[in-house]
């Protein structure tokens, strides 16, 4: 260049038009303990990669645009 996939909490993912954006690891407070450690309870942490367009309403659907991986020439 062409075509396919994937970008969501710090990390690994869920969410396939409408409910408050969620789990699980991590981190912060506490409870237990002589003490860590494991447990257990609380919590804080998101411009959902960026921009624009469909729609009463977009993380989800369309178009560019960036990055990551893969196939193709």
């Nucleotide at each position: 260049g062409c075509c396919g996939g994937c970008g969501u909490a710090g990390c690994u993912c869920a969410g396939a038009g409408g409910u408050u954006a969620g789990a699980g690891c991590g981190g912060a407070c506490g409870c237990u303990u002589c003490a860590u450690a494991a447990g257990c309870g609380u919590u804080a942490g998101g411009u959902c990669g960026g921009a624009g367009g469909u729609u009463c309403g977009a993380a989800u659907c369309c178009u560019c645009c960036c990055g990551c991986c893969g196939g193709c020439a």
Model confidence (mean pLDDT): 82 of 100. Predicted 3D model of a 73-nucleotide RNA (transfer RNA) from a bacterium. It matches the Rfam family "tRNA". From the family's description: Transfer RNA (tRNA) molecules are approximately 80 nucleotides in length. It is annotated as a transfer RNA. The RNAcentral record of the sequence draws on ENA and MGnify.